[in-house]
RNA sequence: AGAGUUUGAUCCUGGCUCAGGAUGAACGCUAGCGGCAGGCUUAACACAUGCAAGUCGAGGGGUAACGAUGGUUUCGGACAUUUGAUGAGAGUGGCGCACGGGUGAGUAACGCGUAUGCAACCUACCUUUAACAGGAAGAUAGCCCCGAGAAAUCGGGAUUAAUACUCCAUAACAUUAUUGUAUCGCAUGAUAUUAUAAUUAAAGCUUCGGUGGUAAUAGAUGGGCAUGCGUGACAUUAGCUAGAUGGUAAGGUAACGGCUUACCAUGGCAACGAUGUCUAGGGGUUCUAAAAGGAAGGUCCCCCACACUGGUACUGAGACACGGACCAGACUCCUACGGGAGGCAGCAGUGAGGAAUAUUGGUCAAUGGGCGCAAGCCUGAACCAGCCAUGCCGCGUGCAGGAAGACGGCCCUAUGGGUUGUAAACUGCUUUUCUGAAGGAAUAAACCUUUCUACGUGUAGAGAGCUGAAUGUACUUCAAGAAUAAGCACCGGCUAACUCCGUGCCAGCAGCCGCGGUAAUACGGAGGGUGCAAGCGUUAUCCGGAUUUAUUAGGUUUAAAGGGUCCGCAGGCGGACCUAUAAGUCAGUGGUGAAAUCCUGCAGCUCAACUGUAGAACUGCCAUUGAUACUGUAGGUCUUGAGUUUAGACGAGGUAGGCGGAAUAUAUAAUGUAGCGGUGAAAUGCUUAGAUAUUAUAUAGAACACCGAUUGCGAAGGCAGCUUACUAGACUAUAACUGACGCUCAUGGACGAAAGCGUGGGGAGCGAACAGGAUUAGAUACCCUGGUAGUCCACGCCGUAAACGAUGAUAACUCGAUGUUGGCAAUACACAGUCAGCGGCCAAGCGAAAGCGUUAAGUGAUGCACCUGGGGAGUACGGUCGCAAGAUUGAAACUCAAAGGAAUUGACGGGGGCCCGCACAAGCGGUGGAGCAUGUGGUUUAAUUCGAUGAUACGCGAGGAACCUUACCUGGGCUCAAACGUAGAGUGACCAUCUGUGAAAGCAGAUUUUCCUUCGGGACAUUUUGCAAGGUGCUGCAUGGUUGUCGUCAGCUCGUGCCGUGAGGUGUCAGGUUAAGUCCUAUAACGAGCGCAACCCCUAUCAUUAGUUGCCAUCAGGUUAAGCUGGGGACUCUAAUGAAACUGCCUACGCAAGUAGUGAGGAAGGUGGGGAUGACGUCAAAUCAGCACGGCCCUUACGUCCAGGGCUACACACGUGCUACAAUGGUCGAUACAGAGGGCAGCUACCACGCGAGUGGAUGCGAAUCUCGAAAGUCGGUCUCAGUUCGGAUCGAAGUCUGCAACUCGACUUCGUGAAGUUGGAUUCGCUAGUAAUCGCAUAUCAGCCAUGAUGCGGUGAAUACGUUCCCGGGCCUUGUACACACCGCCCGUCAAGCCAUGGAAGCUGGGAGUACCUAAAGUUCGUCACCGCAAGGAGCGACCUAGGGUAAAACUAGUAACUAGGGCUAAGUCGUAACAAGGUAGCCG
Repeated sequence: AGAGUUUGAUCCUGGCUCAGGAUGAACGCUAGCGGCAGGCUUAACACAUGCAAGUCGAGGGGUAACGAUGGUUUCGGACAUUUGAUGAGAGUGGCGCACGGGUGAGUAACGCGUAUGCAACCUACCUUUAACAGGAAGAUAGCCCCGAGAAAUCGGGAUUAAUACUCCAUAACAUUAUUGUAUCGCAUGAUAUUAUAAUUAAAGCUUCGGUGGUAAUAGAUGGGCAUGCGUGACAUUAGCUAGAUGGUAAGGUAACGGCUUACCAUGGCAACGAUGUCUAGGGGUUCUAAAAGGAAGGUCCCCCACACUGGUACUGAGACACGGACCAGACUCCUACGGGAGGCAGCAGUGAGGAAUAUUGGUCAAUGGGCGCAAGCCUGAACCAGCCAUGCCGCGUGCAGGAAGACGGCCCUAUGGGUUGUAAACUGCUUUUCUGAAGGAAUAAACCUUUCUACGUGUAGAGAGCUGAAUGUACUUCAAGAAUAAGCACCGGCUAACUCCGUGCCAGCAGCCGCGGUAAUACGGAGGGUGCAAGCGUUAUCCGGAUUUAUUAGGUUUAAAGGGUCCGCAGGCGGACCUAUAAGUCAGUGGUGAAAUCCUGCAGCUCAACUGUAGAACUGCCAUUGAUACUGUAGGUCUUGAGUUUAGACGAGGUAGGCGGAAUAUAUAAUGUAGCGGUGAAAUGCUUAGAUAUUAUAUAGAACACCGAUUGCGAAGGCAGCUUACUAGACUAUAACUGACGCUCAUGGACGAAAGCGUGGGGAGCGAACAGGAUUAGAUACCCUGGUAGUCCACGCCGUAAACGAUGAUAACUCGAUGUUGGCAAUACACAGUCAGCGGCCAAGCGAAAGCGUUAAGUGAUGCACCUGGGGAGUACGGUCGCAAGAUUGAAACUCAAAGGAAUUGACGGGGGCCCGCACAAGCGGUGGAGCAUGUGGUUUAAUUCGAUGAUACGCGAGGAACCUUACCUGGGCUCAAACGUAGAGUGACCAUCUGUGAAAGCAGAUUUUCCUUCGGGACAUUUUGCAAGGUGCUGCAUGGUUGUCGUCAGCUCGUGCCGUGAGGUGUCAGGUUAAGUCCUAUAACGAGCGCAACCCCUAUCAUUAGUUGCCAUCAGGUUAAGCUGGGGACUCUAAUGAAACUGCCUACGCAAGUAGUGAGGAAGGUGGGGAUGACGUCAAAUCAGCACGGCCCUUACGUCCAGGGCUACACACGUGCUACAAUGGUCGAUACAGAGGGCAGCUACCACGCGAGUGGAUGCGAAUCUCGAAAGUCGGUCUCAGUUCGGAUCGAAGUCUGCAACUCGACUUCGUGAAGUUGGAUUCGCUAGUAAUCGCAUAUCAGCCAUGAUGCGGUGAAUACGUUCCCGGGCCUUGUACACACCGCCCGUCAAGCCAUGGAAGCUGGGAGUACCUAAAGUUCGUCACCGCAAGGAGCGACCUAGGGUAAAACUAGUAACUAGGGCUAAGUCGUAACAAGGUAGCCG
């Protein structure tokens, strides 16, 4: 100090979450020791038992028991007396019990904190000063006796003391009254002093030293009261108050005071938050934080409050009293039922509650407290110990060496390697700790006793002695021996740490994002690793990070957020100069800010935690002295802010009245006739009773064309024909005047579109609702025909809008250029100045960006309003306003991890522009109808093996299914896991032939008994052993490779530079051009790559070279004929090399690129024609069955062998083809011309036979030599428009060939048979030239062939293209977007189902507080008083007040409730399709 999370990616806004620290904690797992701390946060719930406050005999009466002494005696004892430096229990009296200890219920308060004041006060014990203490009287407890009662306790009689009580005396520096003087104080007044009068006191004990008493002064200590300031939440709590506020008088108090009472007045508090409700002890401090702050208030210290709940007083110096009293209430206990007793929020302890918190311990040794002269007694204060890892701190669980890098585990590419790991074993060393043994503190100083010294027998000092709960503890030494001692969490990112197995959206994990659907570093286990460590994790809470409430230190055009606008009280802020003052401000000084805590130094426990000591600090408050720049205050002056006057000119500014024309509608009349109207198309509607149309006249209401604009005016809403009246305003010019009069503005007031409401008018057009017609699956809509409220006027409400510039008001400052409105100045209508407006563009700057930019969203200032994640919700409840509609103010529960802004790249649009393509159009020929072939679906089947399925599957994998193929089915077999390979060893056969069985495979049997040799062995065959089986089983969504498609479309990218915060952009866009991102021009781009083109092959022309198997012009020979022969290289051809074409030339256009031309030339002309060649990528496209390969699965079978069957089935549907339907034809005869291929288990000339398929001979050729070989065409004949001499399916018969084998299931031949079909609906396909169409030929596969398929080859050889509106596909640019799995997208609402929280609600049940009335204990005060008392006084009685109790009505608040309302959440429910693109009717606000 930051990080994760919204997106395809980016920047921003914004929330959620994490890493840190802390705790009086709890829970889970684990646990060796010590030190120091801490330990009921919940029920201020109830409490058994014990203890926690007594002491003094030196105040007094008195004395049980005991000791001693004496007397008496029945010698047991009893009794009596005296005495003790013995004194119990009880009682009197004194002091203490108001401290110490506990708790935090109440209390929002002078309770607490801080600072003051008391001239308005008290203070026992202590200290100081100095005065006094004389006399007298009467009771009472106790003791004794009697009585009541269960008890607690009470009553009566007799008698008695005091430092108990009472009276008298004395007394002032005390109190009160009157009087004078002086000083002081802000004031009431205070202090000192003089005089007079009145009032009030005492107690003894004694060792004779003292000690105690009374009155008074001063101090100290402790308290009381008052005041300033500070000290929670809620305004959905706005008014509260009757002793209330003040005065006078009296009473009361220690003291001031409405503290109380009487009378008088009517005040007092409150938006700077009264009153009410809820919550809460406050502070020093603690945690956190950089600080400012935020949160907390346990332990320790200070203050307050309380003591079962409520009230009350008494005593006392002090209480309205925790372990005192009285009363009432609730609860518990005792009881003889009549009455009594009690108060752990003291220390232990118990029950209960709870996630949760300890021993019914020891001691007064120390410290402190009470009493006492003292010894001493008391002390659950305190000091110690016990329990608990609750926290902090410290120590240990060994250290060194040790590689065969052991065994085992785990992992891997597995003969081996890696890791656990120097880790272990093993060797050496050490002994903190543990165990055992031995020794052993400090805390102790006093008091007291005793001795001594000094002075004054009492103080002070010195010495000695006595006293330890903790404790035989801390600590020290010795012995033994690695011996007694490690866990927990985590390992996807944040966040340090990775692999295997299991599981398979299951089980589960999760703080956030998110993991898990068969290869999970995220679940569970294991190995390994990381972090911390006697602890580690989890949970809860607080602060931090969060500048996410922003004082330091945020924002408001579009993300949440400027009020609809103006006026304006309070409040806040405010121009220039001078003077005064000193409140704010600044500085110095003084006081205070308790201690502890924090910080620093030093010191003590072995260190540390802890503790001691010293310092600093405590940022605060108060007082005082000074300074005077700024702010304030007071006074004076000024003119620039603001305003007024004069003049000018401006405008749809406002209100009221009058007038106008066009249009529309209606009415009347006329002309006139069949339709009008309306729409995408129609219909409803109007019309022969005369519409629409045209003309004239009249009436009505509403709105004001052109001008008109980027204009003007107004605070906003808003304002438009012309004119009149009234009225408001900004602006400009010139001076004059006032002299800060100003700005903003919570609450408040006024205005405020449309719609709506009320009353009364008005009503032409338009037009919610409504009706009808259409559209549609539906159409409660869009469209059409009608049409009511309304729209208009007057008056009154409402008070809201996307009331928007989504931008509040005011004033100041900060470059330019440009248009325009209204003035002024100056004028030539040019140029151009100034003020106030209205616009567009830009510098700086700002901004997340878009953008804003003197009309700021820039810079600084003032006051106001508003915001703090999305939803729930602008909802509920409450209040206010309103006739209502509703407006305004305005939450929570619950739920999500996002919601959102701007911009980017794509994709998409029933958005736009440009362009291309057999895309359409123009043509030619087909498909779809028939029969057949073939493939697919479906069905069937034992099996009909599998794959391919829109374009991009369907004559596809298959370029050859009768067996084989073959993967499928049925049946029969085999398996040390077969063949094959390799290495080693053994044997010499194996093979073959035959027989039986069998469908075959196989099984069983018989016969047969190898070759070479360098003699070592080898070949071959077989047996055995080791190593590797096999699978057309699954996953093409684990993959490689290959392929299809977009698409032979023109695109896809990179380097450097530049622009942008960035994603990205630029380049690649623009203007032209092209088949083309082809090229040119321009240009913050310049270049480059993959594609395009070219390079390659074939073809079209020519040349050169070479002529065999090809050729034959010339020469010669020769044949019936024939390059047949000699010869030749001319030609064709063959096959190698070259040439040729480049818009090169011309004309036109153009800057260029280039385009156009029936141009020239040329074999070929603008890519000459064809082929090969397929960018980045898309479709999780296809293929695990071509092959390869990860993982999974099978192993006497999902492997393998064999026979037969099936892949060829057949109501049907589709695709692709073939043959046809005929005369441009069929058929018969004759006859001509190719190219490219193939050939030895082959092609076969030729001869013979057969009608033919073919057969039998025979020769040539491994091929430019031999061979396979054209058809359409041409020339003739015939057929004559018919289901035919078209067409050939189907079927019958007979054959040929291949092959072990043609039944399922081959092809071909001949003869016979002779089906459908007469040009094919909607639709749809191919093709732009040697193309379509048409004709045949060849080849691969192959024994043969279901080939009409596929791949090639040549022959003959057209028609048409105006053009780009439309359909389809594609490219580029642009635009919108809420899409990014990308429109097959996204997404809304009702209904149905489940769950959750909330609102309303007839009612029901509580709670606290208040009011009124009735009643009223104890008790104070007052009054009375016939009883007691000499009296004082008391009992009794009464009055006032009150806790409590009762009654009543209302308010507040909480819980619950039949029923009901909306909301939220929940993979695949229903209905539609509202929004996002022009979302298919632009959307949105009221």
Annotation:
The RNA shown here (small-subunit ribosomal RNA) has 1486 nucleotides and comes from an uncultured prokaryote. Its Rfam family is "Bacterial small subunit ribosomal RNA". The sequence is in RNAcentral, with records from ENA.